[in-house]
Molecule: Lysine riboswitch aptamer
Organism: uncultured Ruminococcus sp.
């Protein structure tokens, strides 16, 4: 350097029964009020507005997207995710989101708390604490053949087998 593997509620992708979103947004009518409103946040441009903006009340009608997810399939074991920088996309700019690249952090899972996001107490991301677990090194005890138990420490560019 190549090939093949192991960790386990293992990782990611596709599909999407179903629940939620929600009797919400929007639309229509009546009414209160009286000058702003829309384009995801701000500014600009453009458009709408006393023939009544935005906001509120009553009545009628009434969604969708994103997120979750049974099932099934696919790719895998830095699987994958996060942070920073640059870059791609947009009516223009900044921001947000998104695509790609570089550097960097995290072995994996679970529980509790905080922060961010979201309609959400779901989920996701991150972080602190605790627990379980795999792997290697090391020490001690045990076994007598290389096992088992316990302690400490490290990290996946690792570990095992093989060429």
């Nucleotide at each position: 350097g190549g090939u093949a593997g192991a960790g386990g509620u293992g990782c990611g992708g596709a599909u999407g029964a179903g629940a939620u979103c929600a009797g919400u947004a929007g639309c229509u009518g009546c009414u209160u009020c009286g000058a702003g409103g829309a384009u995801g946040a701000c500014c600009g441009u453009u458009c709408c507005g006393a023939u009544g903006a935005a906001a509120g009340g009553c009545a009628g009608u009434g969604a969708a997207a994103g997120g979750c997810a049974a099932u099934u399939c696919c790719g895998c074991c830095g699987a994958a995710g996060g942070g920073c920088u640059g870059u791609u996309u947009c009516c223009g700019g900044u921001a947000a989101a998104u695509u790609c690249a570089g550097c960097u952090c995290u072995g994996g899972c679970c529980g509790c708390g905080g922060a961010u996001u979201u309609a959400a107490u779901a989920g996701a991301u991150u972080u602190g604490c605790g627990g379980c677990u795999g792997u290697c090194a090391u020490c001690a005890u045990u076994a007598c053949a290389u096992u088992a138990u316990g302690g400490u420490g490290g990290a996946g560019a690792g570990c095992u087998a093989u060429c």